[in-house]
């Protein structure tokens, strides 16, 4: 300088008006209270006020409420292997298999000899099959040779038995791979190499890798059923707590003083009802939970790392129809057009992204205009 690879960050900025949530102080005025203090509203001054994802709500926890001897069924999640985490389906690091010249990357990566299924299409066959070659063997038919003759050989064809997985045709896949030898003709039938499997051996904490031996090999799909190893009580801040108006019901008292009821009357006793008094439970509505936490910065120190320790500093939104916003100007950047001394520089106009908390965290995923920095590969130049 061109083309990549991995990571790490920023994701406008400054001024001026005008607006919104919360906090704290004061001051005026009401409001309760004996007081001492409290509680409303107004202003005025301060101090704070969305992300890298606040998003999807996919996973993992905290927390708060039900439930809970204890086991198991059924469901569900995870799925190489070591390590971090509270925890995880998440990071880290190694293994093995794919990709890329290379920096680096990607992988739901347990078991197919436990049993079921399933394998479109095209193929004879998709777990036991022979379509076409190939070989053989036995009829038959035509020819040919040889022979006095019976009768023998040889080539074709045809039909029927048996071999055969090498080769030919389909297929995403044909029952290891190549080559020698072997055979009627072929086959791991036999060997020499690579694949696979099994035992030993030796390295690894393991995943597994490396050697030597055996025999001769049994398709594929579990993100199909299921097996096998571990995990896993449910519901969520509209969780839950506590204050508690009015009204209407309801339960108890207290009065038996005035009414109504039902026996034909009357006491007497029982019921409604009216008056005042309690207490439950709980709407409207408030207050808490609610923002100091598995925070966050900065050095050190152990770890290859994920992380874990120590020591210093810091406080970082808390609403309840939901605030964090609007208009200007300057700059910053990028694009178009015009002028001028094509590099520049005026001047005009237009762009600047996904997207917004709402109980909190650790993760993943998805979405995002433009920039910046680092490290490392590859290929051209040049000293």
């Nucleotide at each position: 300088c061109a083309a990549g690879u991995a990571a790490a960050c920023c994701g406008g900025g400054u001024g001026a008006c005008c607006g919104c949530c919360c906090c704290g102080a004061u001051u005026c005025g009401c409001c309760c209270g004996a007081a001492a203090g409290g509680g409303c509203u107004c202003a005025u001054c301060g101090g704070g006020g969305a992300g890298g994802a606040a998003a999807g709500u996919c996973c993992g926890a905290g927390c708060u409420c039900c439930g809970c001897c204890g086991g198991g069924c059924a469901g569900g999640a995870u799925g190489c292997u070591g390590g971090g985490u509270a925890a995880c389906a998440c990071c880290c690091a190694g293994g093995a298999g794919g990709g890329g010249c290379g920096a680096c990357u990607c992988u739901a990566c347990g078991g197919a000899a436990a049993g079921u299924g399933c394998a479109a299409c095209a193929g004879a066959a998709a777990c036991a099959u022979a379509c076409c070659g190939c070989c053989u063997c036995g009829a038959u038919u035509c020819g040919c040779c040889u022979g006095a003759a019976a009768g023998g050989g040889c080539u074709c064809a045809u039909c029927g038995g048996g071999g055969u997985a090498a080769g030919g045709g389909u297929g995403a896949a044909a029952u290891g791979g190549c080559g020698a030898g072997g055979u009627a003709a072929g086959a791991g039938c036999u060997c020499a190499c690579c694949g696979g499997c099994g035992a030993c051996c030796g390295g690894g904490u393991g995943a597994c890798c490396g050697g030597u031996c055996g025999g001769c090999u049994g398709u594929g799909c579990a993100a199909a059923c299921c097996c096998c190893a571990u995990c896993c009580g449910g519901a969520g801040c509209a969780a839950g707590a506590c204050c508690g108006a009015a009204u209407a019901g309801a339960g108890g008292g207290a009065c038996u003083a005035a009414g109504g009821g039902a026996c034909g009357c009357c006491c007497g006793g029982c019921c409604c009802g009216u008056u005042c008094c309690c207490c439950g439970g709980g709407u409207u509505g408030g207050u808490c939970g609610c923002u100091c936490g598995a925070c966050c910065c900065u050095u050190c120190c152990g770890g290859u790392a994920a992380c874990g320790g120590a020591a210093g500093g810091g406080c970082u939104a808390g609403a309840u129809a939901g605030a964090u916003g609007g208009u200007c100007a300057c700059c910053g950047u990028c694009c178009c057009c015009g002028a001028u001394u094509u590099u520049a520089u005026c001047g005009g106009g237009g762009g600047c992204a996904c997207a917004g908390a709402a109980c909190u965290c650790g993760g993943c995923u998805u979405a995002c205009a433009g920039g910046u920095u680092u490290a490392c590969c590859u290929g051209a130049c040049c000293c």

RNAcentral holds the sequence, with entries from ENA. Bacterial RNase P class A from Chloroflexi bacterium RBG_13_51_18, 383 nucleotides, folded computationally. Its Rfam family is "Bacterial RNase P class A". The family's RNA type in Rfam is ribozyme. The gene name in the source record is rnpB. The organism belongs to Chloroflexota, within Bacteria.